[in-house]
RNA sequence: AACGAACGCUGGCGGCAGGCCUAACACAUGCAAGUCGAGCGAGAAGGUUCCUUCGGGGGCUGGAGAGCGGCGGACGGGUUAGUAACGCGUGGGAACGUGCCCUAAAGUCUGGGAUAACUAUUAGAAAUGAUAGCUAAUACCGGAUGGUCCCAUUUAUUUGGGUAAAGCUUUAGCGCUUUAGGAUCGGCCCGCGUUAGAUUAGGUAGUUGGUGAGGUAAUGGCUCACCAAGCCUACGAUCUAUAGCUGGUUUGAGAGGAUGAUCAGCAACACUGGAACUGAGAUACGGCCCAGACUCCUACGGGAGGCAGCAGUGGGGAAUAUUGCGCAAUGGCCGAAAGGUUGACGCAGCGACGCCGCGUGUGGGAGGACGCCCUUCGGGGUGUAAACCACUGUCAGGGGGGAAGAACUUCGCAGGUAUGAAUAAUGCUUGCGGUUGACGGUACCCCCAGAGGAAGCGCCGGCUAACUCCGUGCCAGCAGCCGCGGUAAGACGGAGGGCGCAAGCGUUGUUCGGAAUUACUGGGCGUAAAGGGCAGGUAGGUGGUCUGUUAAGUCUUCUGUGAAAAUCCGGGGCUCAACCCCGCGAAAUGCAGGUGAAACUGGCAGACUUGAGACCGGUAGAGGCUAGCGGAAUUCCUGGUGUAGCGGUGGAAUGCGUAGAUAUCAGGAAGAACACCUGUGGCGAAGGCGGCUAGCUGGGCCGGUUCUGACACUGAACUGCGAAAGCGUGGGGAGCAAACAGGAUUAGAUACCCUGGUAGUCCACGCCGUAAACGAUGGGCACUAGAUGCUGGAUAGACGUGUUCGGUGUCGUCGCUAACGCAUUAAGUGCCCCGCCUGGGGAGUACGGUCGCAAGGCUGAAACUCAAAGGAAUUGACGGGGGCCCGCACAAGCGGUGGAGCAUGUGGUUUAAUUCGAAGCAACGCGAAGAACCUUACCUGGGCUUGACAUCAUUGUGAAACCUCCUGGAAACAGGAGGCCUCCUUCUCCGGGACACUUUGACAGGUGCUGCAUGUCUGUCGUCAGCUCGUGUCGUGAGAUGUUGGGUUAAGUCCCGCAACGAGCGCAACCCUCAUCUUAGUUGCCAGCGGUUCGGCCGGGCACUUUAGGGAAACUGCCGGUGACAAGCCGGAGGAAGGCGGGGAUGACGUCAAGUCCUCAUGGCCCUUAUGGGCUGGGCUACACACGUGCUACAAUGGCGGUGACAAUGGGCAGCGAUCCCGCGAGGUGGAGCUAAUCCCCAAAAGCCGUCUCAGUUCGGAUUGCACUCUGCAACUCGAGUGCAUGAAGUUGGAAUCGCUAGUAAUCGUGGAUCAGCAUGCCACGGUGAAUACGUUCCCGGGCCUUGUACACACCGCCCGUCACACCAUGGGAGUUGGCUUUACCCGAAGCCGGUGCGCUAACCCUCGCGGAGGCAGCCGACCACGGUAAGGUCAGCGACUGGGGUG
Repeated sequence: AACGAACGCUGGCGGCAGGCCUAACACAUGCAAGUCGAGCGAGAAGGUUCCUUCGGGGGCUGGAGAGCGGCGGACGGGUUAGUAACGCGUGGGAACGUGCCCUAAAGUCUGGGAUAACUAUUAGAAAUGAUAGCUAAUACCGGAUGGUCCCAUUUAUUUGGGUAAAGCUUUAGCGCUUUAGGAUCGGCCCGCGUUAGAUUAGGUAGUUGGUGAGGUAAUGGCUCACCAAGCCUACGAUCUAUAGCUGGUUUGAGAGGAUGAUCAGCAACACUGGAACUGAGAUACGGCCCAGACUCCUACGGGAGGCAGCAGUGGGGAAUAUUGCGCAAUGGCCGAAAGGUUGACGCAGCGACGCCGCGUGUGGGAGGACGCCCUUCGGGGUGUAAACCACUGUCAGGGGGGAAGAACUUCGCAGGUAUGAAUAAUGCUUGCGGUUGACGGUACCCCCAGAGGAAGCGCCGGCUAACUCCGUGCCAGCAGCCGCGGUAAGACGGAGGGCGCAAGCGUUGUUCGGAAUUACUGGGCGUAAAGGGCAGGUAGGUGGUCUGUUAAGUCUUCUGUGAAAAUCCGGGGCUCAACCCCGCGAAAUGCAGGUGAAACUGGCAGACUUGAGACCGGUAGAGGCUAGCGGAAUUCCUGGUGUAGCGGUGGAAUGCGUAGAUAUCAGGAAGAACACCUGUGGCGAAGGCGGCUAGCUGGGCCGGUUCUGACACUGAACUGCGAAAGCGUGGGGAGCAAACAGGAUUAGAUACCCUGGUAGUCCACGCCGUAAACGAUGGGCACUAGAUGCUGGAUAGACGUGUUCGGUGUCGUCGCUAACGCAUUAAGUGCCCCGCCUGGGGAGUACGGUCGCAAGGCUGAAACUCAAAGGAAUUGACGGGGGCCCGCACAAGCGGUGGAGCAUGUGGUUUAAUUCGAAGCAACGCGAAGAACCUUACCUGGGCUUGACAUCAUUGUGAAACCUCCUGGAAACAGGAGGCCUCCUUCUCCGGGACACUUUGACAGGUGCUGCAUGUCUGUCGUCAGCUCGUGUCGUGAGAUGUUGGGUUAAGUCCCGCAACGAGCGCAACCCUCAUCUUAGUUGCCAGCGGUUCGGCCGGGCACUUUAGGGAAACUGCCGGUGACAAGCCGGAGGAAGGCGGGGAUGACGUCAAGUCCUCAUGGCCCUUAUGGGCUGGGCUACACACGUGCUACAAUGGCGGUGACAAUGGGCAGCGAUCCCGCGAGGUGGAGCUAAUCCCCAAAAGCCGUCUCAGUUCGGAUUGCACUCUGCAACUCGAGUGCAUGAAGUUGGAAUCGCUAGUAAUCGUGGAUCAGCAUGCCACGGUGAAUACGUUCCCGGGCCUUGUACACACCGCCCGUCACACCAUGGGAGUUGGCUUUACCCGAAGCCGGUGCGCUAACCCUCGCGGAGGCAGCCGACCACGGUAAGGUCAGCGACUGGGGUG
């Protein structure tokens, strides 16, 4: 885009078309083929007349119904079952027929016998008959004539024989017969075209041809007899399946594809099968006969029927209409005509089934109503839409008018003309008038009324035009493909809005297109699917140069045909359109015939040598086959020497060996394979071929240019060769070695490793016929830059090197390719031939066929299932891949953890609650820098509801407050009493304001949920050296380059190189601190001087310490070496400091949906007398257990006692708190000083001296008892500390694991935050102060380059097979059921044909009968439908059980 459509929702009008695609299933009822009296006889009812016995009869008229006869029922109408065919289409042909029609010629003479109707009798239920009798014809028959015509004969002319007719009648016609011709229609034959399957390869006996005969309208095996053995077939016979064919229709740019409704042509069919009759024509839809199935009637004896005609019914189905009107028109049949008939046809009815047209109003009307929707709450959308105002009047409605389609025929009148004696009559003809309409009172026109009666459907994630809200929450659902939906869904459902089409809109189905996705136009095969394993070669296809000829192909031009309709163009008619009409229009790409051309292809003839082959001379080679020979090695055997092991492995064991192995020497035997040479070397078609010699033998190459003269290339079928394994028979068997056995390894180990070991490997003969049979690249020929090796020839040569032919490699230009790559050995450019491919799986499977001894090979599907499978390349990630490098990563060390007790956090458990979060590293002394109440979020209980807190409005009251006391209560709270009585403004206790309480309403409030809706902040990789951009360049592209490479660095740090050149975020530096110097000197300091109460106390000083400001200094700057004349590295000097001087702050692009809604902020959701707020008590502190982080220890590098030396950072007014006094002590008392370089905390501790002497201790301090201290409303749950007493585990810690590279680890104490109190935690401070690093193999993490990848959620990836379960389709299957079909035989209806015909018999003949001719019945025979028997073939259904496959 299309549709004979169907379904869903909806539906105003009209025109035109179309309407059982399924059951060629069965059919009730009506109609669909009749007509002619001008062919014939008879003649009902009715009319009239006569007669009458009154029952009726006769005549005339009339003409129904039936009959004889003629013409038509072979047309028209229906359907598509069958048919793969001369059926159809197209173009030809010769051996034919043709009623009615036309033309022409001739004729139409003379006789005869019957018969239906009818009458009578009679059979039957009926259908239908039977017998007897009567009668006519345009029915039937004899004779005559017969130009022509037919048969025979004939050289021709002839000759002989044979064959016709019908009348009607108004006299003008209509008929009839014969013949010839025409027209029309039909029969037959031929060329070409006309679906699929080869898993259908052979078919055929009247088969193919001939002769003769028969038959037919006619040719012909159409039929028969005889003869011959042909005929068809790979250019697809036969068989099977499917199918009416065509003009056309539909799609498409076309080529093509699909299709064959309506209309038109042809065919076939008419319940199924068979058969003929009649006829011009049939093997006959509404005719006959027979058989069969079915239906109906029946008196059971017998009969009737055929809607695939029009309506209609049932049934089937997703689905397809009225038992209508009319012959008015057109057409058919009959008729002289009037006319009759016609379900053809013309109309109407039904259904949006399709195409076309029209309408459902038009104009105005707001910065824009209501409603609804959205909202950032401002507004926006629906939307000029509505309302409202002014108009219009199509369609529908009412009323009125009102066609065309009608021309004929015929009748009447008036003419003309012909026949005729005729003004009669008739025929033909002209004019005028009359008559005829189913549709239908329809189309159309006018008037009336009034916006009145008339809009839906689909869609809105992308493709694809159109977006928001709500609901839902992987549910419900959507979906053409991709895919949506798991709490913010533009994708589901609803709504608002929008988009599209519109009396329709969607969905489904089907066809074509897009699809170059079967490729003729117009594709491919190295790796995506696809080159046959290789060769020889048949058919076929294709084919070198020249000449002549031919004209098949080809081309030109003409003729015929290519029906009409349709399509296209032009014009016309319905108001337009759809639709219809007209045109010697165009087109119909085709077929046939004729004329011409001769280049090309082909044919024929002739010639040629360059293709091809032959010949001669050389030449290299693992080319093949056969025979013989050789040495090394291995194993075995014999003997000698010799002794304890050998062998084997990662390490072992099995195994062998004291019966003498291994080792070694000598000898012997056997079989197999041929080291070195050996080489991207050679040969061969491929498989493949390797010691040497000989024989036989194939091919190649080079040179000569002697011969043939296109002999060529390819190659379906076919034939041969064809690794390894395997099979058969017979040999052989050293080594090796499937199977097998044992030993190991392992979780297991039916493996890898080891020890053995049989087939086999070897030979001969015969099979098999497959391989990643690979260059994953068929063969041949030609052309198209080069460079450089190897190899075989020939040749030039000055011996340096060239030229040329063949083979074999590497690189590379053009070109090609999706890229990779190929590139004279093409995957380039062309030609020829063959093979093969068409999404993945199912499956190279099943079935069938064929080959094979088998194994199995070749050929080779479908159902079903998926939306991918695949190629090449890119970026990442990953690897028990590689290279380089780094890090307390390992190693080397030191000290820990893991064991104990305790502290603390977590899990788990428990609980009314044990609030919540954090979860590998990167949760777990984490949020928490401090839970007795508070905190507090949890639980219990009793209480509040505009609320503890904010803003606004509102009612009322009053100053609001504030303070004290009493009662109840656990408190919150409730109730009461008292004190104070005091705000601003204003003349005013008028009013207003501020403030407080109270009422009501908006609202507050939420540590409720979602960190996977978010902001902010943070962790982590990682202080790792990376991450990117612009421009350029390369690539079809993703992308690459830069950023890679060579060095170097802590560093993408720097240098060099480079199709890159630059730049940004990171690194480094800039900042802070420590270390040196400098400036300044109070509250700090005191070296030297003086004083002194001996205290830097005072004078004094600012050197030092220190404080806090500012600068300087360090940069590989200098020297040497090294390196590439570089960057840099190594060493040295100087220097307080040296190669980044130590430490800190600083964290790129990003990753982990990492963490946090319980810091805060915030979208959405949820609660609102509660999930909010206040209070009491409890809980967060529980305790069988498990883990993390710590503290204290286990002791002598120690404990205890003594001694009383040295520090830094900090903090202090609700604070630090000195001296003195009291207490064993915690502490108390008291209060000097200090808002701090001034006073206080403040004592530093390890240290040193003494003692203890290896023990559960003078170690260790848990636990418990008693007594106290401090803080605090309050230490019971549940604080810290002190004294005395008690004195647990623990004697250095399994597997495993952590930290640390120098002022570090270890060890020692000190301070601070939080804080009323509570520190083994955290954050800081200083004191003492080590060991070790060979090195980068390994573990972990990371960086760069490279490689592989089937990974991309990225290896915590992907993914294979069995098993189990469910479902689906399918193969096998004992069998069973059915369809189609073949062969042989049996039966043999009807019918035609043949024979017979003693029965019957009108026409004609005769000698007239008992005759003849002719005919009929009957009988017989041949053919033959249905049916039957037997045996096959083929297709399909079902089938216990069974095989694999697919999906989940």
A computed fold for a 1448-nucleotide RNA from an uncultured prokaryote, annotated as small-subunit ribosomal RNA. RNAcentral holds the sequence, with entries from ENA. Its mean pLDDT, the model's own confidence on a scale to 100, is 84. Its Rfam family is "Bacterial small subunit ribosomal RNA".